[in-house]
């Protein structure tokens, strides 16, 4: 360089829970504690794919249906990268 995921050392993140505060919801901040998990759980959601949500808008007598211009990166994929036995 490039592979690959066995081990260590120093760190890193924080899902669920509870309160605030924004949103119509989906969601999201931020603070407490606390640790299910994480080698990328770090970044991209106009120019990959999936998935949540429907205030508004259509359509319908009405139930209800259908849309993203709200959203999810800890769903997959891209992109970039610490440390290391080979």
């Nucleotide at each position: 360089a490039c592979u690959a995921a066995a081990a260590a050392a120093g760190g890193g993140c924080a899902a669920c829970c509870u309160a605030u505060u924004c949103g119509a919801a989906a969601g999201a901040a931020u603070a407490u504690g606390g640790a299910c998990g994480c080698a990328a759980a770090a970044c991209u959601a106009g120019a990959g794919g999936g998935g949540c949500u429907u205030c508004a808008g259509u359509a319908g007598u009405a139930a209800u249906a259908c849309u993203a211009u709200g959203c999810c990166a800890g769903c997959c994929a891209g992109u970039u990268g610490c440390a290391u036995c080979g």
This is a predicted structure of an 86-nucleotide RNA (c-di-GMP-I riboswitch aptamer) from Lottiidibacillus patelloidae. The RNAcentral record of the sequence draws on Rfam. The coordinates come from a structure-prediction model, not an experiment, and the mean pLDDT is 78.